[in-house]
RNA sequence: AUAUGCAAAAGCCAAAAUCGGAGCGAUCUGAUGACGGAAAGCUAGAGGGUCUUAUUAAGACAGCCAGUUGCCAUC
Numbered sequence: 001a002u003a004u005g006c007a008a009a010a011g012c013c014a015a016a017a018u019c020g021g022a023g024c025g026a027u028c029u030g031a032u033g034a035c036g037g038a039a040a041g042c043u044a045g046a047g048g049g050u051c052u053u054a055u056u057a058a059g060a061c062a063g064c065c066a067g068u069u070g071c072c073a074u075c
Base pairs, nucleotide, nucleotide: 003074004073005072012037013036017032018031019030020029021028022027035063041068042067043066047065048064049061050060051059052058053057
C1' cells in the first nucleotide's frame, strides 16, 4: 500500500419518541434520548434514486445506492 472488520482499545456520530424553534411542505434545528453505524466524515448543478411544494419551475434527503477522504486493529 492492498484486503478484511469475528475480538480489543481510544474516541466519534445519534434513529424513533417527547418538548421548544424555522419552513406551505419534504425537511432542518436545540434539549432529552439511543435504534443503530467502521465512514451514520464530507459531497445534493456537473451519477442514479426517493420525497415536497406557491409545480413549464423551485426545493429536501449523504442513516438509500454512489463518489471521495480518513481513524483503530490484523485476533

About this RNA
The RNA shown here (c-di-GMP-I riboswitch aptamer) has 75 nucleotides and comes from Tenericutes bacterium HGW-Tenericutes-1. Its mean pLDDT, the model's own confidence on a scale to 100, is 83. It matches the Rfam family "c-di-GMP-I riboswitch aptamer". Rfam links the family to the GO term cyclic-di-GMP binding.